The RNA shown here (c-di-GMP-I riboswitch aptamer) has 83 nucleotides and comes from a soil metagenome.
RNA sequence: GAUAAAGGCAAAACCACCGAAAGGUGGCGACGCAAAGUUUCCGGUCUACCGGGCUCGAGCCCUACGACAGCGGGACCGCCGAA
Numbered sequence: 001g002a003u004a005a006a007g008g009c010a011a012a013a014c015c016a017c018c019g020a021a022a023g024g025u026g027g028c029g030a031c032g033c034a035a036a037g038u039u040u041c042c043g044g045u046c047u048a049c050c051g052g053g054c055u056c057g058a059g060c061c062c063u064a065c066g067a068c069a070g071c072g073g074g075a076c077c078g079c080c081g082a083a
Base pairs, nucleotide, nucleotide: 001080008033009032014027015026016025017024018023031070037076038075039074041073042072043071044068045067046066051062052061053060054059
């Protein structure tokens, strides 16, 4: 980062499974992505099993040790080469 070339990844939905949930894995499928490759170091967002508080109770509030790399920043690796 281009009306380039070769490619790559795969949103939502659906199906199956795991999970308390957020979400994840596989299949199918493409919304898009120049890092939509890897990595939770920083910020942010989501969930709340366990735990704490409130409540007559139903429940409500708080809380990651959980999750999101396709939320942003950082770190590492990487294809091609016009202006």

It matches the Rfam family "c-di-GMP-I riboswitch aptamer". Rfam links the family to the GO term cyclic-di-GMP binding.